A computed fold for a 74-nucleotide RNA from Rhodospira trueperi, annotated as transfer RNA. Taxonomically the source falls in Rhodospira (Bacteria, Pseudomonadota, Alphaproteobacteria, Rhodospirillaceae). The RNAcentral record of the sequence draws on ENA and Rfam. Model confidence (mean pLDDT): 80 of 100. Its Rfam family is "tRNA". Rfam classes the family as a transfer RNA.

[in-house]
RNA sequence: GGCCCCGUAGCUCAACUGGAUAGAGCAGCGGACUUCUAAUCCGCAGGCUGCAGGUUCGAACCCUGCCGGGGUCG
Numbered sequence: 001g002g003c004c005c006c007g008u009a010g011c012u013c014a015a016c017u018g019g020a021u022a023g024a025g026c027a028g029c030g031g032a033c034u035u036c037u038a039a040u041c042c043g044c045a046g047g048c049u050g051c052a053g054g055u056u057c058g059a060a061c062c063c064u065g066c067c068g069g070g071g072u073c074g
Stems, first nucleotide, its partner, number of pairs: 001073007010026004019057001028044005050066005
């Protein structure tokens, strides 16, 4: 350098292959319970979906170019 895969919450992953308000678990915060802690239960907050464009009525999802990570060929 060519080709392939991946990038979504602090972390690990979903999102039926374009359709609605982007969810779950863990972690965090508050509360209940407990003498206290842990465990358990209830609730809350947390995302400009790597970045920038494009297509479309509509994009996490399609297209293009970058950036980062991994693999492979030379």